[in-house]
Context: one part of a larger RNA
RNA sequence: AGACGGGGACUCGCACAAGCGGUGGAGCAUGUGGUUUAAUUCGACGUUAAGCGAAGAACCUUACCAGGGCUUGACAUCUCAACGACAGCUUGCCGAAAGGCAGGCCUUCUCACAAGGACGUUGGGACAGGUGUUGCAUGGCUGUCGUCAGUUCGUGGUUUGAACUGUUCCCUUAAGUGGGUCAACGAACGCAACCCCCGUUGCCUGUUACAUGUGUCAGGCGAGACUGCCACGUUUGACGUGGAGGAAGGCGGGGAUGACGCCAAGUCAGCAUGACCCUUUGACGCCCUGGGCGACACACGUGCUACAAUGGCCGAUACAAUGGGUUGCCAAACCGCAAGGUGGAGCCAAUCCCAUCAAAGUCGGCCCCAGUUCGGAUUGGAGUCUGCAACUCGACUCCAUGAAGUUGGAAUCGCUAGUAAUCGCAGGUCAGCCAUACUGCGGUGAAUACGUUCUCGAGUCUUGUACU
Numbered sequence: 001a002g003a004c005g006g007g008g009a010c011u012c013g014c015a016c017a018a019g020c021g022g023u024g025g026a027g028c029a030u031g032u033g034g035u036u037u038a039a040u041u042c043g044a045c046g047u048u049a050a051g052c053g054a055a056g057a058a059c060c061u062u063a064c065c066a067g068g069g070c071u072u073g074a075c076a077u078c079u080c081a082a083c084g085a086c087a088g089c090u091u092g093c094c095g096a097a098a099g100g101c102a103g104g105c106c107u108u109c110u111c112a113c114a115a116g117g118a119c120g121u122u123g124g125g126a127c128a129g130g131u132g133u134u135g136c137a138u139g140g141c142u143g144u145c146g147u148c149a150g151u152u153c154g155u156g157g158u159u160u161g162a163a164c165u166g167u168u169c170c171c172u173u174a175a176g177u178g179g180g181u182c183a184a185c186g187a188a189c190g191c192a193a194c195c196c197c198c199g200u201u202g203c204c205u206g207u208u209a210c211a212u213g214u215g216u217c218a219g220g221c222g223a224g225a226c227u228g229c230c231a232c233g234u235u236u237g238a239c240g241u242g243g244a245g246g247a248a249g250g251c252g253g254g255g256a257u258g259a260c261g262c263c264a265a266g267u268c269a270g271c272a273u274g275a276c277c278c279u280u281u282g283a284c285g286c287c288c289u290g291g292g293c294g295a296c297a298c299a300c301g302u303g304c305u306a307c308a309a310u311g312g313c314c315g316a317u318a319c320a321a322u323g324g325g326u327u328g329c330c331a332a333a334c335c336g337c338a339a340g341g342u343g344g345a346g347c348c349a350a351u352c353c354c355a356u357c358a359a360a361g362u363c364g365g366c367c368c369c370a371g372u373u374c375g376g377a378u379u380g381g382a383g384u385c386u387g388c389a390a391c392u393c394g395a396c397u398c399c400a401u402g403a404a405g406u407u408g409g410a411a412u413c414g415c416u417a418g419u420a421a422u423c424g425c426a427g428g429u430c431a432g433c434c435a436u437a438c439u440g441c442g443g444u445g446a447a448u449a450c451g452u453u454c455u456c457g458a459g460u461c462u463u464g465u466a467c468u
Base pairs, nucleotide, nucleotide: 001468002467003465004464005463007462008461009460010459011458012457013456015452016451019415020414021413022412023411026305027304028303029302030301031300032299033298034296035295042053043052064291065290066289067288068287069286070285073127077126078125079124080123081122082121083120084119088105089104090103091102092101093100094099108118109117110116129278130277132276133275134274138272139271140267141266142265143263145261150189151188152187153186154185155184156165157164158163169180170179171178195255196254197253198252200223201222202221203220204219205218206217210213226249229243230242231241232240233239294434307408311367312366313365314364315363316362317361323354324353325352328347329346333342334341335340374405379400380399381398382397383396384395385394421444422443423442424441425440426439427438
C1' cells in the first nucleotide's frame, strides 16, 4: 500500500421492512445432471451454467453411431505430361444411395499455319482438408462487480524509503456533483451534457390518410424547463423545503452509452491464429443410406395450464398499437362441423392483404359449490396441411375418452407507476414445426414504503492483524 474482521462511524441499493403476485405440491413443455445406449455430438456449472450457444434437430442441419464407398480428394493456387474437348443430353448393368463398370449423340476457342496461350478432363507432383488438442500460448468479442463513482497522471511539497499529499476535512448531490477550507496547483479516463424515442406547442410541406378543404395524421425546422420567479431554511455559498404559472419542475419518463481493473471468468464449435497431432489406403479428411441428438428408475432449473363463481359455457356487441408481405400476403364468393379446399380480385403496399385486425370489457341467458357444465393430461378412431419422405420424430381439426389437481413443507423469487398483476396482438428464425421460448406492441390497471435495528451487496473515512 492492499486484502480481511462474528471492529467502529457515515451513506446508498426492491437489500430488509410495508405491500401485491409467484416458485417450491399437480399435469405438461423445455433445458441440465445422472443412468442407459452402437451413438444418445460438443460447449456452458454459485452469484456470472441449466427455454444458455440454438432467431426453428423428420432428411439436410450434424459435428455422433452402424454400414457402403472416395483418396490431389467436396474446396483453393501452382507445375509437368497426355487428350480435345469439357459441359450438356442419353442407354444398359450392380446398388439403399453415394459410387463403380461399359457405351451412344455432340464434339473447342484465339491464331494464316506451327509454336504458344485460354478453357476443361485425366494421370503424376507440390499440396488440400480436419467442428482434432490446448481459451492456462493468443487476437477479437462477451459476462460480472456496475451505470457502482470511482481510477490515475504532470509539476510541486513531505518522507532514509516503500510511499503519501492532491483524491483528506465541513456542507451538499443521483454523482470525485458542486461550494468552502487546505502544500498543493492543474490535468486525463469516468459522472453530467452532446445522440435517439415519448409527452406540449408554432411554422412549412401534403402522397396513398380523413370529414374534399381541412389539418386528425405523416415528415421537416423551431419554441419550451433554466431552481428562471416567490416564500422559508442554511457559515447567507453550493443547496434543501414549499408555492405560483405551466403540457411538463427541480435528473420530466425511457433508451443508447459500461472508467482503471477483478475472476489465468467464457468462447480454438462464429471468425482469425501460434504450437502440437491425423492424413497414398481400415484417415481424426470427404460423400451417401439408415439411425441418434427426441432414450427414462430418478434429481434440479426455467416456464405454461390449472385447482374455479372476481368463475365456466352460449348468444349479441365495443375499442388498439407495433409489425410483416412477390419463391410472398392472399380479399369477395362457394364447399366442408372444422383443420382446410376451390377460387381468383388487389397489392413491390399510409393504397391491397395478414386482419370486419384483438382479447380481457359490456349486455342477456344457463350452471349452484360438486372432482362439477372446474380442469384438461392420457388414449382410441377419423381427417387436413407442409414436405422426396411425418414409423422412430411434425403441427392442426373433429368425434369419443376424461388422469392428477380442492391453493402447495422447509425454503425462496420478482416488482416502487402507466410499474406489478392481468388480457390479447405482431415479428424474427422458418417448407412445416414440437414457440408455453425470445424480441417487441398496445388494452385494463393497483397496493405499499413507519423506517434503516437486522439479512445481502456496495461506497468513503478510520481501527486491528501472526495474511500478501